The part of an RNA shown here (large-subunit ribosomal RNA, domain VI) has 249 nucleotides and comes from a Bacteroidota bacterium. The prediction has a mean pLDDT of 84. It matches the Rfam family "Bacterial large subunit ribosomal RNA".
[in-house]
Context: one part of a larger RNA
RNA sequence: CGUUUUAGAGUAUUGAGAGUGACUUUUCUCUAGUACGAGAGGACCGAGAAAAAUAUACCUCUGGUGUACCAGUUAUCGUACCAACGGUAAACGCUGGGUAGCUACGUAUAGUUAGGAUAACCGCUGAAAGCAUCUAAGUGGGAAGCCGUCCUCAAGAUGAGUACUCUUAGGUUACAGCUAGACUAGCUGUUUGAUAGGAAUCCGGUGUAAGUAUAGUAAUGUAUGUAGCCAAGAUUUACUAAUAACCGU
Numbered sequence: 001c002g003u004u005u006u007a008g009a010g011u012a013u014u015g016a017g018a019g020u021g022a023c024u025u026u027u028c029u030c031u032a033g034u035a036c037g038a039g040a041g042g043a044c045c046g047a048g049a050a051a052a053a054u055a056u057a058c059c060u061c062u063g064g065u066g067u068a069c070c071a072g073u074u075a076u077c078g079u080a081c082c083a084a085c086g087g088u089a090a091a092c093g094c095u096g097g098g099u100a101g102c103u104a105c106g107u108a109u110a111g112u113u114a115g116g117a118u119a120a121c122c123g124c125u126g127a128a129a130g131c132a133u134c135u136a137a138g139u140g141g142g143a144a145g146c147c148g149u150c151c152u153c154a155a156g157a158u159g160a161g162u163a164c165u166c167u168u169a170g171g172u173u174a175c176a177g178c179u180a181g182a183c184u185a186g187c188u189g190u191u192u193g194a195u196a197g198g199a200a201u202c203c204g205g206u207g208u209a210a211g212u213a214u215a216g217u218a219a220u221g222u223a224u225g226u227a228g229c230c231a232a233g234a235u236u237u238a239c240u241a242a243u244a245a246c247c248g249u
Base pairs, nucleotide, nucleotide: 001156007167008166009165010164011163012162013161017153018152019151021150024052025051026050027049028048029047030046036041054110055109056108057107058106062104063103064102065101069097070096071095072094073093074089075088076087077086078085079084115147116146121141122140123139124138170247171246172245173244174190175189176188177187178186195241196240197239198237199236200235201234202233204230205229206228211224212223213222214221215220
């Protein structure tokens, strides 16, 4: 841009067609130590269980990461000194943990059932060739493979499909942002507001702050006190910032 000869927005669909999508494998148990076989051995068919690899999704659990969330700690420098803090140590100095997010080693789910045409192969009837022969006419069976089934995309399928809802609606920029993201795009919100920040409460992390008191010569311990601090999480709350402009009608 088209699908509308000039109305807009939204929801749900059909499936022409397309896919280097999937449809996997093993072991064990029962049937059954049965059929078969002198024995040794040992089934078809059918029923069930477990596992592997793969694929998709997710983070409740178990783990990983989590570059400054908490604590410990060495050297050195600084804040005049003590104490308490801060900087640097290959870009977290080292060490012990760790929220959200991301993730697998974790969790969940999946591979089902027909059918059709066939390959090798096995057949029926059957001549050429009075016999024989699965083939020459005709005809049946037969594979994880093929077509379908299943999954995904799909009306630019210009053959542009179908059903429904709301109506003068609507759209773009801008702004606050994230379920999204290289940029675009997408999505949410813009005071008729919880969109982001802040604040309050909580979950959760770390692990008992500083100061003071006290015991000890001191290092240090104890009490105040499950303390103090806290990123991305949850709920609440307009305190701050979401002003507005244009197109169309």